[in-house]
RNA sequence: UAUUUCAUACGGCCUAGUUCCGGGGCAACCCGGAAGCGGGGGAACCAAUCUUUUGGGGUUAAUCCUGAGCAAUCAGGAGGGAUGAGAUAAGUCUUCUCUGCCAUCCUACCCGUCAGCUAACCUCGUCGGCCAAAGCAGGGAAGGUUC
Numbered sequence: 001u002a003u004u005u006c007a008u009a010c011g012g013c014c015u016a017g018u019u020c021c022g023g024g025g026c027a028a029c030c031c032g033g034a035a036g037c038g039g040g041g042g043a044a045c046c047a048a049u050c051u052u053u054u055g056g057g058g059u060u061a062a063u064c065c066u067g068a069g070c071a072a073u074c075a076g077g078a079g080g081g082a083u084g085a086g087a088u089a090a091g092u093c094u095u096c097u098c099u100g101c102c103a104u105c106c107u108a109c110c111c112g113u114c115a116g117c118u119a120a121c122c123u124c125g126u127c128g129g130c131c132a133a134a135g136c137a138g139g140g141a142a143g144g145u146u147c
Stems, first nucleotide, its partner, number of pairs: 001009002011131004018035007036126006046116001055114001056111004063078006079107006093143009
């Protein structure tokens, strides 16, 4: 958006979280196998040689500070992160990308006393949540058109 509700389909967004094959199921979805994407453990060398409850560590944008509180938690600040689509019209062609401002939002979870890096090797995940606040300005790259 179809259409007004459920639901479905299409389009779009965050995220690694997508695609294909086989089986089951009315469907949602479940089991198994691949590819793609993502994470962890793990030598030598290097690092460290003082670290160990003042625990330590991992994914991630998700961390730090201040105040209140017994705590859970709440509030504020800084920092970090995401989006501003498509179509139509207009205009200075299209696509991708960067910066600034503005607007709207997010700032989480896990391991369990234990792990530096790390080739081989081993191993795990492939969820979940959304659809309006859908703006302005200036750069870069690639391509198209015209001369």

The prediction has a mean pLDDT of 79. The RNA shown here (c-di-AMP riboswitch aptamer (ydaO/yuaA leader)) has 147 nucleotides and comes from Brevibacillus parabrevis. Taxonomically the source falls in Brevibacillus (Bacteria, Bacillati, Bacillota, Caryophanales). Its Rfam family is "c-di-AMP riboswitch aptamer (ydaO/yuaA leader)". Gene Ontology terms of the family: regulation of gene expression and cyclic-di-AMP binding.